[in-house]
Molecule: c-di-AMP riboswitch aptamer (ydaO/yuaA leader)
Organism: soil metagenome
RNA sequence: CGCCGAGCCCCCGGGUGGCGCCGGGGGGCGGGGGACCCACUUCGGACCUGACAGGUCCUCGGGGUGAAUCGCCGGUCAACAUUGGCCGGCGUAGGGCUUAGCUCUUUCGGCCCGAACCCGACAGCUAACUUCGCAGGCGCCGAAGAAGGA
Numbered sequence: 001c002g003c004c005g006a007g008c009c010c011c012c013g014g015g016u017g018g019c020g021c022c023g024g025g026g027g028g029c030g031g032g033g034g035a036c037c038c039a040c041u042u043c044g045g046a047c048c049u050g051a052c053a054g055g056u057c058c059u060c061g062g063g064g065u066g067a068a069u070c071g072c073c074g075g076u077c078a079a080c081a082u083u084g085g086c087c088g089g090c091g092u093a094g095g096g097c098u099u100a101g102c103u104c105u106u107u108c109g110g111c112c113c114g115a116a117c118c119c120g121a122c123a124g125c126u127a128a129c130u131u132c133g134c135a136g137g138c139g140c141c142g143a144a145g146a147a148g149g150a
Stems, first nucleotide, its partner, number of pairs: 001139004008027007028134006038124001044058006061122001062119004070091009094113005103150006
């Protein structure tokens, strides 16, 4: 300097040899919450207080971040009215990597992932408003799956 990505731009101050960096301000970008209209429809458990009201706690309801969703089979536990949680297996929505010449991209093929966490009975959409986030990586080596496009 260029590129992928929301993951960045500008100003002031500090710091450094100079960048990175730190503090403040402004802008921009991405995610969540949040009216009217429209859409949908009302249902958990434990405990405290005199209370159908209020409060505290919980998570198999519901919601959110995320690619990480759904189905089938087996085991186990709880229920037994239908089922649900957890564990394992096989698939799967979806995501990532992969063809030497700066980058992006399509189809086929190959490989990997397909988790986890948060809120706490609440959350549709959503102007105003509000809140959280602004990482990481490539351009050097590597003899490299096939065919295309910009």